[in-house]
The RNA shown here (transfer RNA) has 74 nucleotides and comes from a Candidatus Omnitrophota bacterium. It matches the Rfam family "tRNA".

RNA sequence: AGCGGGGUGGAGCAGUCUGGUAGCUCGACAGGCUCAUAACCUGUAGGUCGGCCGUUCAAAUCGGCCCCCCGCAA
Numbered sequence: 001a002g003c004g005g006g007g008u009g010g011a012g013c014a015g016u017c018u019g020g021u022a023g024c025u026c027g028a029c030a031g032g033c034u035c036a037u038a039a040c041c042u043g044u045a046g047g048u049c050g051g052c053c054g055u056u057c058a059a060a061u062c063g064g065c066c067c068c069c070c071g072c073a074a
Base pairs, nucleotide, nucleotide: 002072003071004070005069006068007067010026011025012024013023020057028044029043030042031041032040050066051065052064053063054062
């Protein structure tokens, strides 16, 4: 070089097939509850979806090239 899987808030993942408001759990922060902590309840912030280009009215999603991680093979 080749084959397969993956890259999406701080962490782990879904969403892609079939383009149309980017979501879930945990975590963080604030409040409630409690004598207090944990648990529980409510709310808030945090993503330009690995990069660039293209197609499209519209791209995390489709196409091309590239980068990174894991595995197989060598």